RNA sequence: UUCUUAUCAAGAGAGGUUGAGGGACUGGCCCGAUGACACCUCAGCAACCUUCAAUGUUUAGGCAUUGAAAAGGUGCUAAGUCCUGCAAAUUUUUUUGCGAGAUAAGAA
Numbered sequence: 001u002u003c004u005u006a007u008c009a010a011g012a013g014a015g016g017u018u019g020a021g022g023g024a025c026u027g028g029c030c031c032g033a034u035g036a037c038a039c040c041u042c043a044g045c046a047a048c049c050u051u052c053a054a055u056g057u058u059u060a061g062g063c064a065u066u067g068a069a070a071a072g073g074u075g076c077u078a079a080g081u082c083c084u085g086c087a088a089a090u091u092u093u094u095u096u097g098c099g100a101g102a103u104a105a106g107a108a
Stems, first nucleotide, its partner, number of pairs: 001108008013042005021031003025085001027083002043077003048073002050069008081100001086097004
């Protein structure tokens, strides 16, 4: 980098360094010299990998569901993935699906 599967309306911020852009992209709408973004430190959230238990199933290895835990590997801690894009329905603002994106696990 590509492919597969799953999830994305919940949750969780302080300090330091730096100094002008940032929120992936389009159009919007926002954040930002009262210091954003990024990086570092500490703290936290969550529960994908992980561990334990119960139940079901299997000859067994194992698999599935539910619940609990948080040491480790990731991730995350403005706004629903900030909204949006393509299509359909509804009938003028909503719903559904797809795409794009992000993250995890596995594979090439």